[in-house]
Context: one part of a larger RNA
RNA sequence: GAUGAACGCUGGCGGCGCGCCUAACACAUGCAAGUCGAACGGUUAAAGCAUCUUCGGAUGUGCAUAAAGUGGCGAACGGCUGAGUAACACGUGGGCAACCUGCCCCUCGCAUCGGGACAGCCUCGGGAAACCGUGGUUAAUACCGGAUACUCCGCCACCCCCGCAUGGGGGAGGCGGGAAAGCCCAGACGGCGAGGGAUGGGCCCGCGGCCUGUUAGCUUGUUGGUGGGGCAGUGGCCCACCAAGGCGAUGAUGGGUAGCCGGGUUGAGAGACCGACCGGCCAGAUUGGGACUGAGACACGGCCCAGACUCCUACGGGAGGCAGCAGUGGGGAAUCUUGCACAAUGGGCGAAAGCCUGAUGCAGCGACGCCGCGUGCGGGACGAAGGCCUUCGGGUCGUAAACCGCUUUCAGCAGGGACGAGGCCGCAAGGUGACGGUACCUGCAGAAGAAGCCCCGGCUAACUACGUGCCAGCAGCCGCGGUAAUACGUAGGGGGCGAGCGUUAUCC
Numbered sequence: 001g002a003u004g005a006a007c008g009c010u011g012g013c014g015g016c017g018c019g020c021c022u023a024a025c026a027c028a029u030g031c032a033a034g035u036c037g038a039a040c041g042g043u044u045a046a047a048g049c050a051u052c053u054u055c056g057g058a059u060g061u062g063c064a065u066a067a068a069g070u071g072g073c074g075a076a077c078g079g080c081u082g083a084g085u086a087a088c089a090c091g092u093g094g095g096c097a098a099c100c101u102g103c104c105c106c107u108c109g110c111a112u113c114g115g116g117a118c119a120g121c122c123u124c125g126g127g128a129a130a131c132c133g134u135g136g137u138u139a140a141u142a143c144c145g146g147a148u149a150c151u152c153c154g155c156c157a158c159c160c161c162c163g164c165a166u167g168g169g170g171g172a173g174g175c176g177g178g179a180a181a182g183c184c185c186a187g188a189c190g191g192c193g194a195g196g197g198a199u200g201g202g203c204c205c206g207c208g209g210c211c212u213g214u215u216a217g218c219u220u221g222u223u224g225g226u227g228g229g230g231c232a233g234u235g236g237c238c239c240a241c242c243a244a245g246g247c248g249a250u251g252a253u254g255g256g257u258a259g260c261c262g263g264g265u266u267g268a269g270a271g272a273c274c275g276a277c278c279g280g281c282c283a284g285a286u287u288g289g290g291a292c293u294g295a296g297a298c299a300c301g302g303c304c305c306a307g308a309c310u311c312c313u314a315c316g317g318g319a320g321g322c323a324g325c326a327g328u329g330g331g332g333a334a335u336c337u338u339g340c341a342c343a344a345u346g347g348g349c350g351a352a353a354g355c356c357u358g359a360u361g362c363a364g365c366g367a368c369g370c371c372g373c374g375u376g377c378g379g380g381a382c383g384a385a386g387g388c389c390u391u392c393g394g395g396u397c398g399u400a401a402a403c404c405g406c407u408u409u410c411a412g413c414a415g416g417g418a419c420g421a422g423g424c425c426g427c428a429a430g431g432u433g434a435c436g437g438u439a440c441c442u443g444c445a446g447a448a449g450a451a452g453c454c455c456c457g458g459c460u461a462a463c464u465a466c467g468u469g470c471c472a473g474c475a476g477c478c479g480c481g482g483u484a485a486u487a488c489g490u491a492g493g494g495g496g497c498g499a500g501c502g503u504u505a506u507c508c
């Protein structure tokens, strides 16, 4: 000098930041991912309105609206954490002629004919529940079959061009294979095939970044080959067979530690230490394993199995996963509200209106940090009172106070009152701000409400008195204290910093 700090004393205001570093310990409760009726069948609840009424209610509403189901898209993003990982995990530079890419953009072409179901619903039944089953019936942009395709894929074989090996590109031919979906407000939105783009990803390689030799040998899918399987794809990724290789003092293997980086702190630099907040990448989601769906996952708020734990149970069986936002217990020196809003930015769905969004925007708490402001300004005595010291003359606190004059920041009260919205919605008129009656502006009153902490032997800036008497105590180092202690305690005085000041811890 620095800190995600803590502790002690103290504490006026504001702005901007930051806030479980420990138990990747366990979690009550609420919320954090839905949306589309312009894909579909159906249902029309409650309320309101109107009509009728035997006052029980019934009927009609109207593009109604709820609730549930089929289907589509999303749920793989966003948010959290750092356990594991010494590794192509990360950084950087390259390669893929060895790959994928939903939504988006561009280009070309197509969209034809049929079929049978399953939810829902109705019926019956089982169960304490979670839920499950039988029979019947039904729609679709759900599912299945046929046609068309010759650009796509597979095989055969031909021509041209090119390359860094395997090889790549273009053209023409034959055989075989592969599509589709409609809805609607009639203007849109969609569907299918192929090519290109963009974006996102996957794989491979060079180089780089910890400690330990009181770890010296390690290795059998091990190293390579042939053939195959699998994958989007290369590959010992996996398998069969064959060979006996591969790595290592330029540190293999083992052990310890650790997410990596942009960066942060310090330093003149070289370097050393660190990786909180913000951004990128990786990894994880109670522990271990597994796959399903899908363009994408081996999937935090999905599924299955096993383990531990918790809860419900009618004992037959079930339910759960805060390292999301708040919050609780526990651990700890220590780290916040069970807040407001989708107004803005961004995201999902939707043609749109809009809905959802603990992302986000804000507010709350905490001097945790940085920065700014204030606690008044001017005058005022050969100097009040009082305190302390004294050589008793005086000195000092000290222009300090009183007193006189002035000002009113901040806080307080009152009136006005935003930008953020040049946005969004609506045909238009017009509507729309969580923050917030906040910031800001104006006015009112009155010095009025606002100073502490550490130190004073040397290092190191600042000295006297009393008390104590190697006691009580101080202390970062040297060292102080045993009767005159500038070093302990108190007082007066002084020095330093100041809404802070000290201490402790850690790094340079």
Base pairs, nucleotide, nucleotide: 001507002506003505005504006503007502008501009500012373013372014371015370016369017368018366019365020331025329026328027327029326030325031324034073035072036071039070040069048061049060050059051058052057080284081283082282090208091207092206093205094204095203096202099201100200104197105196106195107194108193109192110191112146113145114144115143120137121136122135124133125132126131152177153176154175155174156173158171159170160169161168162167182189210256211255212254217247218246219245222244223243224242225241226240227239228238229237259281260280261279262278263274264273265272266271286307287306288305289304290303309320310319311318312317337363339362340361341360345359346357347356348355349354376406377405378404379403386397387396388395389394410449412444413443414442415441416440420435423432424431425430452497453496454495455494456493457478458477459476463492464491465490466489467488473480474479